[in-house]
């Protein structure tokens, strides 16, 4: 240093402000009051691995460098996780992007404009409450013994 087994820790963010009024309450009546983080305007958030041309540092080299190494860069590119059923094996469900610019090269950079978001509850919820002081994609560290 590498494969194996085991252990520990870590491992998700978010409605400011305004409008409407389903419904409810009070009243003899006229009428009054409460009422959605769910609707409308608007605001706001972005798990994990990979890829990759931001960027940062180091190395090599006379130098250029489309060179090497490490860190870092995607909600909508490729995958994964959270949900439901099942004793289990396993099965089901599982969202969303374009245009322009630079360039040898970009769905990742820059600019602009869009779009998406499990299940149960409740006035229809990415953002509230709940399962959840849970689980997990995985990340870091350690131990054993082998090569």
């Nucleotide at each position: 240093g590498c494969a194996a087994u085991c252990c520990u820790u870590c491992g998700g963010g978010g409605c400011a402000g305004g409008g409407u009024g389903a419904g409810g309450c009070c009243a003899a009546a006229c009428g009054g009051c409460c009422a959605a983080u769910u609707c409308c305007c608007g605001a706001u958030c972005g798990g994990u691995g990979g890829u990759g041309a931001u960027c940062c540092g180091a190395g090599c080299g006379c130098a250029c460098g489309a060179c090497u190494c490490g860190g870092u860069c995607a909600g909508u590119c490729c995958a994964c996780g959270a949900g439901c059923c099942g004793c289990a094996a396993g099965g089901c469900a599982c969202g969303a992007a374009c245009u322009g610019g630079u360039g040898a090269g970009a769905u990742u950079c820059c600019a602009g404009u869009a779009c998406c978001g499990a299940c149960g509850g409740u006035a229809u919820a990415g953002u509230c409450c709940g399962g959840a002081u849970g689980a997990a994609a995985g990340a870091a560290g350690g131990a054993u013994g082998g090569c």
Annotation
FMN riboswitch aptamer (RFN element) from Alicyclobacillus acidocaldarius, 147 nucleotides, folded computationally. Model confidence (mean pLDDT): 79 of 100. RNAcentral records the identical sequence in 2 taxa. It matches the Rfam family "FMN riboswitch aptamer (RFN element)". Rfam describes the family as follows. The RFN element is a highly conserved domain that is found frequently in the 5'-untranslated regions of prokaryotic mRNAs that encode for flavin mononucleotide (FMN) biosynthesis and transport proteins.